This is a predicted structure of a 157-nucleotide RNA (FMN riboswitch aptamer (RFN element)) from Aquabacterium olei. The source organism's lineage runs through Bacteria, Pseudomonadati, Pseudomonadota, Betaproteobacteria and Aquabacterium. Its Rfam family is "FMN riboswitch aptamer (RFN element)". A reference for the family is Winkler et al. (2002), "An mRNA structure that controls gene expression by binding FMN", Proc Natl Acad Sci U S A. The coordinates come from a structure-prediction model, not an experiment, and the mean pLDDT is 77.

RNA sequence: GAGCGUUCUCAGGGCGGGGCGGAAUUCCCCACCGGCGGUAGGAGGCCUUCGGGCCUCGAGCCCGCGAGCGCCUCGCACUGCUUCGGCAGGGCGAGGGUCAGCAGACCUGGUCAGAUGCCAGGGCCGACGGUCACAGUCCGGAUGAAAGAGAGCGCGA
Numbered sequence: 001g002a003g004c005g006u007u008c009u010c011a012g013g014g015c016g017g018g019g020c021g022g023a024a025u026u027c028c029c030c031a032c033c034g035g036c037g038g039u040a041g042g043a044g045g046c047c048u049u050c051g052g053g054c055c056u057c058g059a060g061c062c063c064g065c066g067a068g069c070g071c072c073u074c075g076c077a078c079u080g081c082u083u084c085g086g087c088a089g090g091g092c093g094a095g096g097g098u099c100a101g102c103a104g105a106c107c108u109g110g111u112c113a114g115a116u117g118c119c120a121g122g123g124c125c126g127a128c129g130g131u132c133a134c135a136g137u138c139c140g141g142a143u144g145a146a147a148g149a150g151a152g153c154g155c156g157a
Stems, first nucleotide, its partner, number of pairs: 003155008016030004031137002033126002035065004042057006060124002068102002070099001071096006078089004106122005128140003
């Protein structure tokens, strides 16, 4: 010391004010929030032989990923039909993990050799189920899962 194996730990924020209403943290006006990896011209700090070096941070809307929904497979019970072989339906549970699906959203100006990342301004987006009324922010699955991050141990050219 790349890599491989293994174990453990960690791994998501946000409705405050007002309006209408019988009822809304769900509508309307103002407000608030931004997971993980990559990309890097920004910011801060330390050092310097003044060439530069090192450390920390740095994109919600650029490229990917994650949970969730869907889909597929299997199982269970139920309901309907049946030529009694099965077929169909929705429900619950387990598995697969992108499968053909959903999975969001950026412009203008400036600087520059170069910017969808910097500066300025103005915009836009946010699973599923629930709800006296439509939810990024409330409640629930979830004391879950997970992108990944870190640490220990073993192997190791």